[in-house]
RNA sequence: GAAUGCUUCGUAGGGUAAAAAUUCCUCGACCGGCGGUUAAAGCCCGCGACUCCCGUCAAAUCCGGGAUUGAUCCUGUGGAACUCAGGAGCCGACCGUAUAGUCGGGAUAGUAGAAGACGACU
Numbered sequence: 001g002a003a004u005g006c007u008u009c010g011u012a013g014g015g016u017a018a019a020a021a022u023u024c025c026u027c028g029a030c031c032g033g034c035g036g037u038u039a040a041a042g043c044c045c046g047c048g049a050c051u052c053c054c055g056u057c058a059a060a061u062c063c064g065g066g067a068u069u070g071a072u073c074c075u076g077u078g079g080a081a082c083u084c085a086g087g088a089g090c091c092g093a094c095c096g097u098a099u100a101g102u103c104g105g106g107a108u109a110g111u112a113g114a115a116g117a118c119g120a121c122u
Base pairs, nucleotide, nucleotide: 001121006116007115008114009113013026014025015024029102030101031092032091033047034046035045036044042090043089051067052066053065054064055063072088073087074086075085076084094105095104096103
């Protein structure tokens, strides 16, 4: 000097609580698989993902088949747009945990780190 790990504090503001960085209440911010559709789509259509069932078993993966699976309007432009522009909205599976699209996980995205002791190794 330093990998990994560890501890404490913090991770918008406030509240409730034994306990909430983020799960509840309040106010904000942010993220959005693939294909199609006369012109670009999280919310039009389809597929995939997730979960479950069957083939299917002692058990499991892959594979094949099946079931379930959320949400948008207005105005404008135009030959054509629920896809663009402007405006206002809405939705987000499963497991864990204090109830989660954003924390941890399968599993990529989604506001942020700081300090300290130890320290493989060089």
FMN riboswitch aptamer (RFN element), 122 nucleotides, folded computationally. The coordinates come from a structure-prediction model, not an experiment, and the mean pLDDT is 76.